This is a predicted structure of a 266-nucleotide part of an RNA (large-subunit ribosomal RNA, domain VI) from a Cyanobacteriota bacterium. The coordinates come from a structure-prediction model, not an experiment, and the mean pLDDT is 86. The source organism's lineage runs through Bacteria, Bacillati and Cyanobacteriota. Its Rfam family is "Bacterial large subunit ribosomal RNA". Gene Ontology terms of the family: ribosome and structural constituent of ribosome.

[in-house]
Context: one part of a larger RNA
């Protein structure tokens, strides 16, 4: 912009795209077949690979400042305590929330349906033969449908439901223009399991974001003081103290003040 008003949710599938894999064991059966030697189809069970999708309760990675140790060296007059900086985390131990995989959990299922090669059945031309000529079957990881996802700009522009409809101006009394509006909606504003911008989605009082509380879980027993020890240290108060993303509660703070678009009876 278009989908012959103008909105909102919901759909139907023209049609596209993804999947379609394999191996191995036991059983049927040492059965058919074979002098043996060896060794089946068909059918039934299981176990696995590589590959897709999802997902973080479980193992484990990361986790750039969330505990913690700790060396140099600067500063906070000193001690004690801290706090910067040492190449984009000085080094080292660990680690939530997300992301992740090497972990989990799924999936490649159909006695569909029309066929290739290929086999058949009736069966004449051509009193015999023939799967073909006329009728008529079976048959593949391949074709269609089934399955998973997207999809009406499918301009062929679909289908449902629901909302919104006689305001003021110019204009000849119309066409038509323009203005505010209606249902709606867009910016604003506060966010996200949604993100490059834009898109999506949530909220503005139905706790949605910080904050405060309490807690899951991290780190691992703070500081200060007492005591032992000459001291370095160690013990007690102390499973402490400290804390980002998780959970639950709380109107403390800030979602305010607002501004625009959008029909005219199709």
């Nucleotide at each position: 912009c278009g989908u012959a008003a103008g909105a909102g949710c919901a759909u139907u599938g023209c049609g596209a795209g993804g999947a379609g894999c394999c191996u191995u064991c036991c059983u049927u059966a040492g059965u058919a077949c074979g002098a043996g030697a060896g060794g089946a189809c068909c059918g039934g069970g299981a176990a696995g690979g590589a590959c897709g999708c999802a997902c973080c309760g479980c193992u484990g990675g990361u986790g750039u400042a969330c505990c913690u140790g700790u060396u140099a060296u600067c500063g906070u007059g000193c001690c004690a305590a801290c706090g910067g900086u040492a190449a984009a985390c000085g080094c080292a131990g660990g680690g939530u929330a997300g992301c992740c995989a090497u972990g989990u959990g799924c999936g490649g299922a159909g006695a569909g349906g029309a066929u290739a090669a290929c086999c058949g059945c009736u069966g004449a031309a051509a009193g015999c033969a023939u799967c073909u000529a006329a009728g008529u079957g079976g048959g593949a990881a391949g074709c269609c449908c089934a399955c998973c996802u997207c999809a009406a700009g499918a301009u062929g522009a679909g289908u449902g439901c629901u909302c919104u409809c006689a305001u003021g101006g110019a204009g000849u009394a119309a066409a038509u223009c323009c203005a505010g509006u209606a249902a709606g909606g867009u910016c604003a504003c506060g966010g996200a399991a949604a993100g490059a911008a834009u898109a999506u989605c949530c909220g503005u009082u139905c706790a949605g974001a910080g904050g405060c509380g309490c807690u899951a879980g991290g780190u691992g027993u703070a500081a200060g003081u007492a005591c032992a020890g000459u001291a370095a240290u160690g013990u007690a108060u102390u499973c402490a103290g400290c804390c980002g993303a998780g959970g639950c509660g709380u109107g403390c703070u800030a979602a305010c003040a607002g501004a625009c678009c959008g029909a005219g009876g199709g």